[in-house]
Context: one part of a larger RNA
RNA sequence: UGACGGGGGCCCGCACAAGCGGUGGAGCAUGUGGUUUAAUUCGAUGCAACGCGAAGAACCUUACCAGCUCUUGACAUGCUAGAUUUCGAUCCCGAGAGAUUGGGAUUUUCAGUUCGGCUGGGUCUAGUACAGGUGCUGCAUGGCUGUCGUCAGCUCGUGUCGUGAGAUGUUGGGUUAAGUCCCGCAACGAGCGCAACCCUCAUCUUCAGUUGCCAUCAGGUAAUGCUGGGCACUCUGAAGAAACUGCCGGUGAUAAGCCGGAGGAAGGUGGGGAUGACGUCAAGUCCUCAUGGCCCUUACGGGCUGGGCUACACACGUGCUACAAUGGCGGUGGCAGUGGGAUGCGAUGGCGCGAGCCGGAGCGAAUCUCCAAAAGCCGUCUCAGUUCGGAUUGCACUCUGCAACUCGGGUGCAUGAAGUUGGAAUCGCUAGUAAUCGCGGAUCAGCAUGCCGCGGUGAAUACGUUCCCGGGCCUUGCACU
Numbered sequence: 001u002g003a004c005g006g007g008g009g010c011c012c013g014c015a016c017a018a019g020c021g022g023u024g025g026a027g028c029a030u031g032u033g034g035u036u037u038a039a040u041u042c043g044a045u046g047c048a049a050c051g052c053g054a055a056g057a058a059c060c061u062u063a064c065c066a067g068c069u070c071u072u073g074a075c076a077u078g079c080u081a082g083a084u085u086u087c088g089a090u091c092c093c094g095a096g097a098g099a100u101u102g103g104g105a106u107u108u109u110c111a112g113u114u115c116g117g118c119u120g121g122g123u124c125u126a127g128u129a130c131a132g133g134u135g136c137u138g139c140a141u142g143g144c145u146g147u148c149g150u151c152a153g154c155u156c157g158u159g160u161c162g163u164g165a166g167a168u169g170u171u172g173g174g175u176u177a178a179g180u181c182c183c184g185c186a187a188c189g190a191g192c193g194c195a196a197c198c199c200u201c202a203u204c205u206u207c208a209g210u211u212g213c214c215a216u217c218a219g220g221u222a223a224u225g226c227u228g229g230g231c232a233c234u235c236u237g238a239a240g241a242a243a244c245u246g247c248c249g250g251u252g253a254u255a256a257g258c259c260g261g262a263g264g265a266a267g268g269u270g271g272g273g274a275u276g277a278c279g280u281c282a283a284g285u286c287c288u289c290a291u292g293g294c295c296c297u298u299a300c301g302g303g304c305u306g307g308g309c310u311a312c313a314c315a316c317g318u319g320c321u322a323c324a325a326u327g328g329c330g331g332u333g334g335c336a337g338u339g340g341g342a343u344g345c346g347a348u349g350g351c352g353c354g355a356g357c358c359g360g361a362g363c364g365a366a367u368c369u370c371c372a373a374a375a376g377c378c379g380u381c382u383c384a385g386u387u388c389g390g391a392u393u394g395c396a397c398u399c400u401g402c403a404a405c406u407c408g409g410g411u412g413c414a415u416g417a418a419g420u421u422g423g424a425a426u427c428g429c430u431a432g433u434a435a436u437c438g439c440g441g442a443u444c445a446g447c448a449u450g451c452c453g454c455g456g457u458g459a460a461u462a463c464g465u466u467c468c469c470g471g472g473c474c475u476u477g478c479a480c481u
Base pairs, nucleotide, nucleotide: 002480004477005476007475008474009473010472011471012470013469015465016464019429020428021427022426023425026321027320028319029318030317031316032315033314034312035311042053043052064307065306066305067304068303069302070301073130077129078128079127080126081125082124083123084122085121088107089106090105091104092103093102094101095100110120111119112118132296133295135294136293137292141290142289143285144284145283146281148279153192154191155190156189157188158187159168160167161166172183173182174181198273199272200271201270203241204240205239206238207237208236209235212231213230214229217228218227219226244267247261248260249259250258251257323422327381328380329379330378331377332376339370340369341368344363345362349358350357351356388419393414394413395412396411397410398409399408435457436456437455438454439453440452441451
């Protein structure tokens, strides 16, 4: 100087408290450990691994296993020698699980040309350099990322003090979300952070007016902005305005600020996002990529078929669905927003109890379409393992796909398990939040309870900082540095 203390002081955070809803018990989904296995590929492991890499394991993916098979190789660039003039594409026949291999047919059949494979190019064969490796080392590395933490800190120049390590500045008095600002001070300044500048939401104005909208006028219909017309309104999307403690009162040290008020769509950082200082954890990743070293080279490389990653005495994490009446079932009938769409979205119509099928209008989409929002309201059930709950299983179908046996999704009928609110313990959340309700998207042939978004309905509570956890500043002790 730091670090540490079951030392002290000050302060903050859904840290506690006050509340609301969960997890831990059940069934299932999913990840992990373990076990099993020919293989159950690999990585991630307190917070900060465990619905994580994986925004999609039937084949492929695939890295694993078994068997079959290739050796200049699936891919790149040279060199040497030789062959060929096209290479390639499509189809047929034979062997095979396929990779592969034997034969045949069709087709545009390279350019120049001295018509000679002669030149260039391409292809093939043999050989040689080499290719290849998701093999090892993240404790050799780059890059990227997590975390403390969006915490308010981390430093430098000059000066001064100290023999020096260092100190000062950065401490102190106030204040702030903030090393934010004010005042003081042997310091004076500066940098990286904070804040602001960026995006978005909330108000208004102007401009623009189709594919959007419809107040007025006219026409038409069973009905509808359907048509003429209009751009007022809604909306869309561009430019501006607006919020600055600006104004008033109080308080404070006459300061910074704090408290209250006015006006205002919005008030003291207006809400949300993006943005992550010096560094810490030899944190994570050699399986995104790049890369040093090491290792393999008829195999630790390449191809294929089948299997596995989906196993199952068990343990844990994260979720979904419930245990019901604030509910289940039936009926009814209104109200969203974000997004997606051409190998696509697919309407009206028809068929089917249904999943779905037939058919195909329109639409590269403010035009057409996905599109039905659901919680809501009315009736019924009357507290029961039930008209709760839906696991499991049987049968019959349906979709995608070369193919659903291992191992996909969906539908109908039947079946109807555990479960009556969950021990110790533990998690999230302070407002359009929690809770609850549905909708969309990426990935994707198919497959979502996961993930990323969107809107609808819409609470309770915060006395307070004694305590638990984490953090910041000052100070003190110290046998540690």

This is a predicted structure of a 481-nucleotide part of an RNA (small-subunit ribosomal RNA, 3' major domain) from an uncultured bacterium. Model confidence (mean pLDDT): 81 of 100. The RNAcentral record of the full RNA draws on ENA and SILVA.